[in-house]
Context: one part of a larger RNA
Molecule: large-subunit ribosomal RNA, domain IV
Organism: Phycisphaerales bacterium
RNA sequence: CGGUCCUUAAGGAACUAGGCAAAUUAACCCCGUAAGUUCGCAAGAAGGGGGCCCGUAAGGGCGCAGAGAAAAGGGUCUGGGAACUGUUUAUCAAAAACACAGCUCUGUGCUAAGACGCAAGUCGAUGUAUACAGAGUGACGCUUGCCCGAUGCCGGAAUGUCAAGGAAGGGGUUCAGCGAAAGCGAAGAUCCCGACCGAAGCACCGGCGAAUGGCGGCCGUAACUAUGACGGUCCUAAGGUAGCGAAGUUCCUUGUCGGGUAAGUUCCGACGCGCAUGAAUAGCGUAAUCACUGGACUCCUGUCUCCACGACCGACUCG
Numbered sequence: 001c002g003g004u005c006c007u008u009a010a011g012g013a014a015c016u017a018g019g020c021a022a023a024u025u026a027a028c029c030c031c032g033u034a035a036g037u038u039c040g041c042a043a044g045a046a047g048g049g050g051g052c053c054c055g056u057a058a059g060g061g062c063g064c065a066g067a068g069a070a071a072a073g074g075g076u077c078u079g080g081g082a083a084c085u086g087u088u089u090a091u092c093a094a095a096a097a098c099a100c101a102g103c104u105c106u107g108u109g110c111u112a113a114g115a116c117g118c119a120a121g122u123c124g125a126u127g128u129a130u131a132c133a134g135a136g137u138g139a140c141g142c143u144u145g146c147c148c149g150a151u152g153c154c155g156g157a158a159u160g161u162c163a164a165g166g167a168a169g170g171g172g173u174u175c176a177g178c179g180a181a182a183g184c185g186a187a188g189a190u191c192c193c194g195a196c197c198g199a200a201g202c203a204c205c206g207g208c209g210a211a212u213g214g215c216g217g218c219c220g221u222a223a224c225u226a227u228g229a230c231g232g233u234c235c236u237a238a239g240g241u242a243g244c245g246a247a248g249u250u251c252c253u254u255g256u257c258g259g260g261u262a263a264g265u266u267c268c269g270a271c272g273c274g275c276a277u278g279a280a281u282a283g284c285g286u287a288a289u290c291a292c293u294g295g296a297c298u299c300c301u302g303u304c305u306c307c308a309c310g311a312c313c314g315a316c317u318c319g
Stems, first nucleotide, its partner, number of pairs: 001314005007308001010305002014303001019300001028050004036041001038139001052061003062066001074298007081290002086098002102137007114123003140285004145215003150212002152208005159203003165197002169193006177184002216234005243277001244274001255271005
């Protein structure tokens, strides 16, 4: 000097990104226990008291100490998130991520859809729509607005477009034959063109948002001012409803006001012109739960003021 451990005056979080670490608390019995609530909980809430020995008891006895050692919750208030128990990055992340019951949509009528396989075949299922498969959301409560122009899916089948294939017909080459020549040219073979027929798809016409998605601007206006219920105008498929809102989302921003502190870029409650909230990529609430995360208080402490003593193990020195 390092490690592990013990103790510490006065103060008691002044430490620090943050009470990290440590300390406090602790098992059992008795008393007692609030808001909230889905009536189950919350709850070991909180907060008090007790313990050995003698005695039936009243009472008495011993010790510094009676759960005599060891093991054995600190607590409260208030936000955010996820309903919950569960799952996860074996070896830096346990979480607000995944899952979940519940909700919704879509497909599938059984040789099901879907999946594996070249196939045979198998799973689905010795199941049958209260089933199975796919997708999203994620307990529960209250809800889930407008847009079908784009993309997608579903339906339609008149018209347009449209492949292979078929094909009336036309043409080239070859060549029998004809012709004085130029040339014409049957059949066959071969090559090219080809009206017309020709499915799905696409175009077209509709539907569909718990399908992929989207959900405006400018100008004016009330008898102080300010604001703008109201009006005008442009654009759009439609211009963001209910809620919530400086938010896990707010750039400006330490927004403004209120609360808490002596003092608060955090926190809580409000406000709302929201840079850039918003409704199953769910919205807003919500008891319970949590090795999640923010703020505050109490108890407690070597975290600190401010360090010190000690034990053991190393390092180091000597042998």